[in-house]
Molecule: Bacterial large signal recognition particle RNA
Organism: Actinomycetota bacterium
RNA sequence: CCGUGCUAGGUGGGGGGUUAGGGGUCCCCUGUACCGGAAACCCUCUUCAUGCCGGGCUGAGCGCUCGCUUGCGGCCUUUGUAGAACCGGGUCAGCCCCCGGAAAGCAGUGUUGAUGGUCGGGUCCCGCGCGACUCGGAGCCGCGAACCAGGUCAGGUCCGGAAGGAAGCAGCCUUAAGUGGUGUCCCGAGAGUGCCGCGGGAGAGCCCGGCCGGAGCCGGCUGCCGGGGUUAGCGCCGGCUGUGCAAAGGUCCAGAGCGAGCUGCACGG
Repeated sequence: CCGUGCUAGGUGGGGGGUUAGGGGUCCCCUGUACCGGAAACCCUCUUCAUGCCGGGCUGAGCGCUCGCUUGCGGCCUUUGUAGAACCGGGUCAGCCCCCGGAAAGCAGUGUUGAUGGUCGGGUCCCGCGCGACUCGGAGCCGCGAACCAGGUCAGGUCCGGAAGGAAGCAGCCUUAAGUGGUGUCCCGAGAGUGCCGCGGGAGAGCCCGGCCGGAGCCGGCUGCCGGGGUUAGCGCCGGCUGUGCAAAGGUCCAGAGCGAGCUGCACGG
């Protein structure tokens, strides 16, 4: 130096979470990196704890260690900021409620004449009348008495010698008390009665009309100004919690680059 067979080693690493702590199962990063099995009130270990059980591959120019630089990503602290949940406040003032003002826009109204002025009437009050309504009455029309209402009284009864007379039931007619209807007209009464009439009063406002005069009137909606109020619903303000983002500091670090170091045993040629 070459070959064969072994062994150490390698066959991924890291952050978070969990744990008294180390690994694993879980989440994430890196990026390619044997296979199978169990693992959350879990599995396996104990400070070189850096997994457990079983089976493979590779294998010492293969692998390992250290240092520097860079660096994906994670974690911690602080500050700022955003929006969210929760709690609180009633000073701030917006939404909300009330009152007042002004009249910018819209609407309405006005030369078919506004605001205003003036005259008359109505609306209001009192008296009288008339009408309507309601109630009652008069009046009118019916019904209405076994006997104790009237008239007429068949039959029958009584008196009489007779002529004749008397009382009188039923029937018929009529009527009383009572009762029903009508009640236009007549009488009386009443009242939440009237587009009614007459007389008087009051006259502020409103309505209608005549006249004067000639351009505004109104304040419904929106907006504006001022004052007051309620509530905590939204806004606002404050507190607290957790989250996102940004910055600063700290910490761990996959991967990459550079440099340095280590790299075993047996046999044969």